[in-house]
Context: one part of a larger RNA
Molecule: large-subunit ribosomal RNA, domain IV
Organism: Candidatus Aminicenantes bacterium
RNA sequence: AUUUCCUUAAGGAACUCGGCAAAUUAACUCCGUAACUUCGGAAGAAGGAGUGCCUCAUUAGAGUGAUGUUUAUACUGAGCUCGAAGAGGCCGCAGUGAAAUGGCCCAAACGACUGUUUAUCAAAAACACAGGUCUCUGCUAAGACAAAAAAUCGAUGUAUAGGGACUGACGCCUGCCCGGUGCUGGAAGGUUAAAGGGAGGGGUUAUCCUUCGGGAGAAGCUCUGAACUGAAGCCCCAGUAAACGGCGGCCGUAACUAUAACGGUCCUAAGGUAGCGAAAUUCCUUGUCGGGUAAGUUCCGACCCGCACGAAAGGCGUAACGAUUUGGGCACUGUCUUAAGGAGAUGCACG
Numbered sequence: 001a002u003u004u005c006c007u008u009a010a011g012g013a014a015c016u017c018g019g020c021a022a023a024u025u026a027a028c029u030c031c032g033u034a035a036c037u038u039c040g041g042a043a044g045a046a047g048g049a050g051u052g053c054c055u056c057a058u059u060a061g062a063g064u065g066a067u068g069u070u071u072a073u074a075c076u077g078a079g080c081u082c083g084a085a086g087a088g089g090c091c092g093c094a095g096u097g098a099a100a101u102g103g104c105c106c107a108a109a110c111g112a113c114u115g116u117u118u119a120u121c122a123a124a125a126a127c128a129c130a131g132g133u134c135u136c137u138g139c140u141a142a143g144a145c146a147a148a149a150a151a152u153c154g155a156u157g158u159a160u161a162g163g164g165a166c167u168g169a170c171g172c173c174u175g176c177c178c179g180g181u182g183c184u185g186g187a188a189g190g191u192u193a194a195a196g197g198g199a200g201g202g203g204u205u206a207u208c209c210u211u212c213g214g215g216a217g218a219a220g221c222u223c224u225g226a227a228c229u230g231a232a233g234c235c236c237c238a239g240u241a242a243a244c245g246g247c248g249g250c251c252g253u254a255a256c257u258a259u260a261a262c263g264g265u266c267c268u269a270a271g272g273u274a275g276c277g278a279a280a281u282u283c284c285u286u287g288u289c290g291g292g293u294a295a296g297u298u299c300c301g302a303c304c305c306g307c308a309c310g311a312a313a314g315g316c317g318u319a320a321c322g323a324u325u326u327g328g329g330c331a332c333u334g335u336c337u338u339a340a341g342g343a344g345a346u347g348c349a350c351g
Stems, first nucleotide, its partner, number of pairs: 001346008010337002014335001019332001027051005036041001038169001052090005061082004068075002091095001103330007110322002115127002131167007143153002170317004175247003180244002182240005189235003195229002200224005207216003248266005275309001276306001287303005
């Protein structure tokens, strides 16, 4: 000097992003225990008191039950084990005498809970979850194994079953829009492939005509090919939002002012309902008011002007739970004012 511990006057969070770390608390018995609540809890809530040894004392009492009596559902009760409460006394600074052994409370956010997770910087508000809803699937099920085949899983299951998606206990609820996209259903009409169909056209030429240059040209072969017939799909018509999604603007108006229950107008598929709201969401913003502090950009309660909450990408509450997050308090302390002393280990220097 570093490191691991121990102790500390007075104060007691003044430290710090933050009580991080440390300290406090702690065992057992008894008393006592609030709001709230899903009546189970909360709860070891909180907050108090006691605890050693000796004598009374082989204590009161409890368990077991040998033996004996004998009409037994009975009585007797040896031995063994356990064992309060009380009175008196004794010692120490101290009696759970060491070790081991919860600090507590109030309010809020998120997630109901137990559980799971980034082996090696994240344990959480993320994932899962029971519960809810929609949808597919009638069995050779749907779906999965990349595709083909076989086999297998689903399942030795059968719609109270299985697959997929979203939400996430519980309580109160879950508003409006089907115009767009998707899905489901429909079949009148339009469009539409291969295929069928074969009108018509071209090539070749047996033959015929010829002004000898050429022209016409059947059958066959061949190259094409119109109309017409022709499915799903798309257009079309409906339904469907716990499907993907969406849920307005301007102007005026009340006998102070302000505001606008009210009116006008434009647009839309429909114009955000209930509830909540400066929020894990609020830019302006340290919004304004109240509380807490001597003093509070955080916190709690309100207000609503929601830049840009909002109803299963659920909305709002909620007891219990959480090595979660935020704010406050009591107790406690070397975190600090402010440092000092001691012990162990290690390193270096000197002797």